[in-house]
Molecule: transfer RNA
Organism: Bacteroidota bacterium
RNA sequence: UCCGAUGUGGCGCAAUGGGUUGAGCGCACCUAUCUGAUACGUAGGAGGUUGCUGGUUCGAAUCCAGCCGUCGGAA
Numbered sequence: 001u002c003c004g005a006u007g008u009g010g011c012g013c014a015a016u017g018g019g020u021u022g023a024g025c026g027c028a029c030c031u032a033u034c035u036g037a038u039a040c041g042u043a044g045g046a047g048g049u050u051g052c053u054g055g056u057u058c059g060a061a062u063c064c065a066g067c068c069g070u071c072g073g074a075a
């Protein structure tokens, strides 16, 4: 320099031939309950402008372009 993959709550992941997904699941966290107490269990809760900026569309996490980060490959 070129090619490919990837970026979603604190962490790990789903949802992608665009629409009833109001972006869900697990762990972690908070509150209540349980217990002599802790843990486990049970019930509930908070937390995401889906890497950034634009574009296409009635509608974008999903499609397109540029940029940034990470990983891999070829010179």
Stems, first nucleotide, its partner, number of pairs: 001074007010027004019058001029045005051067005